[in-house]
This record gives sequence, structure tokens and C1' cells, in this order.
RNA sequence: CAGGCACGCACGGGAGAGUCCUUGCGGGUUUGCGCCCGUACGGCGCCGAAGGAGCAACCGCCCCGGAAACUCUCAGGCACACGGACCGUGCGCUGCCA
Repeated sequence: CAGGCACGCACGGGAGAGUCCUUGCGGGUUUGCGCCCGUACGGCGCCGAAGGAGCAACCGCCCCGGAAACUCUCAGGCACACGGACCGUGCGCUGCCA
């Protein structure tokens, strides 16, 4: 110097589950009844891949600790949008391998 890893940023990909029901409010449509959309609580049902928690194979410096895409659903989510673990590419030169 090149490279790899960690971290940060940018871009791209990225699943699941009710566009359910009552009520209130707002809007649209209708001569009217009614219907449609949005929104706020409430109710029941469901999902797991923000976060969180639990057990554990395994690992370690073995007193004790670290640990999942498994499990639980507190949170979050169930048309679109937003979000989204994780993956890819690029940049940063910050740190480590040294």
C1' cells in the first nucleotide's frame, strides 16, 4: 500500500397478519333512505423481521458472563404509505487485524 472485520452514512432489495365490528366527528354521493372515504376511542381476532424480554445449543477470562432468525408478544404492526431484522453495492479512513 492492497485486503479483511467492526462502526457510521447513502442507495437498492426486504416478509407476515382484519382496508373486521359498534359509536362519535369530518368529507363525498343521493330527491331521500342508504352507501363510500378519512379520523378518534372502544371491542374481538391475528402477525413478528424496529425495540424489549425469556430459555438455550454453543462460547469465554468459567465466580460469573456473552449468546438466536427459537420462544413471549410489553411495545410495534395487520389496504396504500411510513416502518422493517437481514442482504447487496458504494463512500468514510474512524478503530482493529498489525